[in-house]
Molecule: c-di-GMP-I riboswitch aptamer
Organism: Pseudomonadota bacterium
RNA sequence: CUCUGAAAAGGGCAAACUGGGGGCGAUCCCAGGACGCAAAGCUAUGGAUCCCCAGUGGACCGCCAGGCAGCCAAA
Numbered sequence: 001c002u003c004u005g006a007a008a009a010g011g012g013c014a015a016a017c018u019g020g021g022g023g024c025g026a027u028c029c030c031a032g033g034a035c036g037c038a039a040a041g042c043u044a045u046g047g048a049u050c051c052c053c054a055g056u057g058g059a060c061c062g063c064c065a066g067g068c069a070g071c072c073a074a075a
Stems, first nucleotide, its partner, number of pairs: 002075001004073002012037002017032006035062001041068003045065003049059003052055001
């Protein structure tokens, strides 16, 4: 550097649901909570989906692809 995630170690994230708050809404934030995740890290670039006050509009990357950067280990 490439590839892989069977085993190991140290860690990380946090679905549903519940409480509080923001938003017309999709949904977001905080706390609790763990179904899962080797990128479930970041990014709306393309597609998909969703919302509305319907346009130079918005949501979602824990749907797929792309881009960027990254821990540990095997080969």